[in-house]
Context: one part of a larger RNA
RNA sequence: GCCUACGAGUUGCACCUCAGUAGCAAGGUUAAGCCCUUAAGGGGCGCAGCCGCAGCGAAAGCGAGUCUUCACAGGGCGUGAAGUUACUGGGGGCAGACGCGAAACCUGGUGAUCUACCCAUGGGCAGGUUGAAGGAGCUGUAACAGGUUCUGGAGGACCGAACCGGUAAACGUUGAAAAGUUUUCGGAUGACCUGUGGGUCGGAGUGAAAGGCUAAUCAAACCAGGAGAUAGCUCGUACUCCCCGAAAUGUUUUUAGGAACAGCCUCGGGGUAAGUUUAAUGGAGGUAGAGCUACCGAAAGGGCUAGGGGGAGUCACAUCCUACCAACCCCUACCGAACUCCGAAUGCCAUUAAAUAUACCCGGGAGUGAGGGCAUGGGUGCUAAGGUCCGUGUCCGAGAGGGGAACAACCCAGAGCAACAGCUAAGGUCCCGAAGCGAUCGCUAAGUUGGAGAAACGCGGUUCAGUCGCCCAGACAGCCAGGAGGUUUGCUUGGAAGCAGCAAUUCCUUUAAAGAGUGCGUAACAGCUCACUGGUCGAGCGAUUGAGCAUGGAUAAUGAACGGGCAUCAAGCGAUCCACCGAAGCUAUGCAACCGCAAGGUUGGUAGGGGAGCAUUCCAUAUGCGUGGAAGGGGGAAUGUGAAUGAACCUGGAGGGUAUGGAAAAGCAAAUGUAGGC
Numbered sequence: 001g002c003c004u005a006c007g008a009g010u011u012g013c014a015c016c017u018c019a020g021u022a023g024c025a026a027g028g029u030u031a032a033g034c035c036c037u038u039a040a041g042g043g044g045c046g047c048a049g050c051c052g053c054a055g056c057g058a059a060a061g062c063g064a065g066u067c068u069u070c071a072c073a074g075g076g077c078g079u080g081a082a083g084u085u086a087c088u089g090g091g092g093g094c095a096g097a098c099g100c101g102a103a104a105c106c107u108g109g110u111g112a113u114c115u116a117c118c119c120a121u122g123g124g125c126a127g128g129u130u131g132a133a134g135g136a137g138c139u140g141u142a143a144c145a146g147g148u149u150c151u152g153g154a155g156g157a158c159c160g161a162a163c164c165g166g167u168a169a170a171c172g173u174u175g176a177a178a179a180g181u182u183u184u185c186g187g188a189u190g191a192c193c194u195g196u197g198g199g200u201c202g203g204a205g206u207g208a209a210a211g212g213c214u215a216a217u218c219a220a221a222c223c224a225g226g227a228g229a230u231a232g233c234u235c236g237u238a239c240u241c242c243c244c245g246a247a248a249u250g251u252u253u254u255u256a257g258g259a260a261c262a263g264c265c266u267c268g269g270g271g272u273a274a275g276u277u278u279a280a281u282g283g284a285g286g287u288a289g290a291g292c293u294a295c296c297g298a299a300a301g302g303g304c305u306a307g308g309g310g311g312a313g314u315c316a317c318a319u320c321c322u323a324c325c326a327a328c329c330c331c332u333a334c335c336g337a338a339c340u341c342c343g344a345a346u347g348c349c350a351u352u353a354a355a356u357a358u359a360c361c362c363g364g365g366a367g368u369g370a371g372g373g374c375a376u377g378g379g380u381g382c383u384a385a386g387g388u389c390c391g392u393g394u395c396c397g398a399g400a401g402g403g404g405a406a407c408a409a410c411c412c413a414g415a416g417c418a419a420c421a422g423c424u425a426a427g428g429u430c431c432c433g434a435a436g437c438g439a440u441c442g443c444u445a446a447g448u449u450g451g452a453g454a455a456a457c458g459c460g461g462u463u464c465a466g467u468c469g470c471c472c473a474g475a476c477a478g479c480c481a482g483g484a485g486g487u488u489u490g491c492u493u494g495g496a497a498g499c500a501g502c503a504a505u506u507c508c509u510u511u512a513a514a515g516a517g518u519g520c521g522u523a524a525c526a527g528c529u530c531a532c533u534g535g536u537c538g539a540g541c542g543a544u545u546g547a548g549c550a551u552g553g554a555u556a557a558u559g560a561a562c563g564g565g566c567a568u569c570a571a572g573c574g575a576u577c578c579a580c581c582g583a584a585g586c587u588a589u590g591c592a593a594c595c596g597c598a599a600g601g602u603u604g605g606u607a608g609g610g611g612a613g614c615a616u617u618c619c620a621u622a623u624g625c626g627u628g629g630a631a632g633g634g635g636g637a638a639u640g641u642g643a644a645u646g647a648a649c650c651u652g653g654a655g656g657g658u659a660u661g662g663a664a665a666a667g668c669a670a671a672u673g674u675a676g677g678c
Base pairs, nucleotide, nucleotide: 001678002677003676004675005674006673011095012094013093015092016091017090018089019088020087021086022085023084024083027051028050029049033045034044035043036042037041055062056061065077066076067075068074098236099235101233105226106225107224108223109222110221116200117199118198119197120196121195122194123193124192125190127159128158129157130155134151135150136149137148138147139146163187164186165185168183169182170181171180202218204214205213206212239613240612241611242610243609244608249262250261251260252259253258263368264367265365266364267363268362269361270360275356276355277354278353279352280351281350282349283348289342290340291339296336297335300332301331302330303329305326307325308324309322310321311320312319371396372395373394374393375392376391377390378389379388380387401412402411403410416591417590418589421587422586423585427581428580429579430565431564432563436578438577439576440575441574442573443572449567450566457552458551461549462548463547464546465545466544467543468542469541470540478536479535480534481533482532484509485508486507489503490502491501515530519528520527592603593602594601595600614667616664617663618662619661620660621659622658623657625655632651633650634649638645639644
């Protein structure tokens, strides 16, 4: 893992409540017990009690009323609706109460043959080394002290077996072993190791102290019991079909993953047309927007001008100046969720009309009370988040199908069943891959793009549209030639001559034209060049604004952020048009169930509510079958929407079915389910 068997809403009650069925009914009903009778059973008595028939008040009490109160006022609860007994079913209560599951708590016992410590009595420690105190001889001292040689044999002394330990590494890790093996390492006369006997224990022992150890168990051992502890938690909870079908919100909660009430679902009952949509009309309102010499607040520039600062003014005044600050007022421009002189759309309320068929009330049963994505109006955050918190809508949740390469919620579209029929939606039509290398006109050269997305800024890429200039009296570009004189303008300067800098009525002359000079250049000149002019050439040229597509900006770790191939007058982009493909949508055909008088309509579905059935075991009644072969096993024609039923035939060898009712130890895929087998 598979197979087989077992495995979870049960049972009890003078309980409560609702529905159905039955009896009796202003009443209903017996309990214990007793009597009669029986195979089981049944019949009768029994009126104690219970429920109902009247309520209100704390009570006395009063009573269709009563309580409050001064009240004959108001208000609260009542009066106008029939109950009760039994059975069946739904739900609740009390019980273990759908099943399995704690960690723990308590009571009584069992353990110190493991291990911790202690007591008593025994045992053990190869060999080698060091050489303390003390002692003796010699020496030495005034005497001591001291020195030296020998003797001696101390030590939680040294090296190292047994023994005790367990440092490091490897191996081992379903092991040889539920702690080991190998090598290595520590102690090894000591606070040493060890045999035997004995002692101390569960909130207790023992502990050179690690919460260690107390029999492979220790922040409270083990065994039995209380006990089916409790578990707002996790998991599991078994046949079929049909109808409807949620919620993830509000308030409160020692409450936040639980619960109560409300909301939303379902079933039964009720009376009614309240509900919904659209249109018209009438309303309330201060949002979007807008506005602010309409308030409040914020706030830019200017003007005017109080007040202030600074300066001037012969002490003090007066007075004057002010590129400073600045109220009111004026002009220009503007901001505000908690500003408003204004002010929509939508929504909301009401009336009328049309369409539709829901709303609402009473009662039984729930589930839900972690929601989420997208779009949109906002708050929060960074106008961050697949963020978070509200409002509105929608979808997923509980929704299959087609598209989007793949992809809960994006686009299309809501699947009763069947079929090798047709039309479409989104999206597509070169190949993979159903359908157009479809038609017409443009654009793009970047493989941009198709086939994800990206800015400021840059760009003589290219296409289109406009505006303003120049141009056959010759433009623009190129080439040839000129580009002069006063003058080296004045100033400045060492110098300044068109070209460091400053100033200027940057002027006048000769000219076809030529600046008191556009740039390069010199120390300053010189030189080159430009503006400007002529010639040559011969048709467009220049500036600017806007738009389209492209281009740079463009950087990430294996090669890949393109569905693939591949595609360039496209298979890309823009515009227009026709055709086709394409879904469980729609149509056509057949069938089923539900609703409806019919016409006709409906039938996705989690939690959950309701309805109808299948199968298993046993019982009652009826009725069949079976040694001419029952059950069981194999088999599966055939039948039913399904659970299921089931003919031949083989096996098997003695019981078994059908119909109508009844009763349940009544259905397994899951619970790291239990047992057995493979």

Model confidence (mean pLDDT): 85 of 100. The part of an RNA shown here (large-subunit ribosomal RNA, domain II) has 678 nucleotides and comes from a Pseudomonadota bacterium. It matches the Rfam family "Bacterial large subunit ribosomal RNA". The RNAcentral record of the full RNA draws on ENA.